[in-house]
RNA sequence: GAUUGAAAAAAGCACGCCCGGGCGAAAGCCGGGCACGCAAAGUCACCGGCCUAAAGGCAUCAGCCUACGGCAGCGGGAUUGCCAAU
Numbered sequence: 001g002a003u004u005g006a007a008a009a010a011a012g013c014a015c016g017c018c019c020g021g022g023c024g025a026a027a028g029c030c031g032g033g034c035a036c037g038c039a040a041a042g043u044c045a046c047c048g049g050c051c052u053a054a055a056g057g058c059a060u061c062a063g064c065c066u067a068c069g070g071c072a073g074c075g076g077g078a079u080u081g082c083c084a085a086u
Stems, first nucleotide, its partner, number of pairs: 002086004012038002016034004021030003036073001042079003046076003049071003056065003
């Protein structure tokens, strides 16, 4: 440096639920506890996808469209990194 994650060890993350709050229009995010799971479940919205629709636009006033808001634990891609084996 490359490949791999069978076994081992150390460390890490946390679906969902609960707690009491905070941010946000919402989606969602943040903190604490438990722990479904994860070898990148670290980071980045670049591509596809999904969620929301405040502002804006349209409207027959029922609503509809729209991301400059989100999801990295939906897939791809980029980038960085722990341990072990070869």
Predicted 3D model of an 86-nucleotide RNA (c-di-GMP-I riboswitch aptamer) from a Pseudomonadota bacterium. The sequence was found by an Rfam model in a public genome assembly. The coordinates come from a structure-prediction model, not an experiment, and the mean pLDDT is 86. It matches the Rfam family "c-di-GMP-I riboswitch aptamer". Rfam describes the family as follows. GEMM was predicted in a large-scale screen for bacterial structured RNA regulatory elements.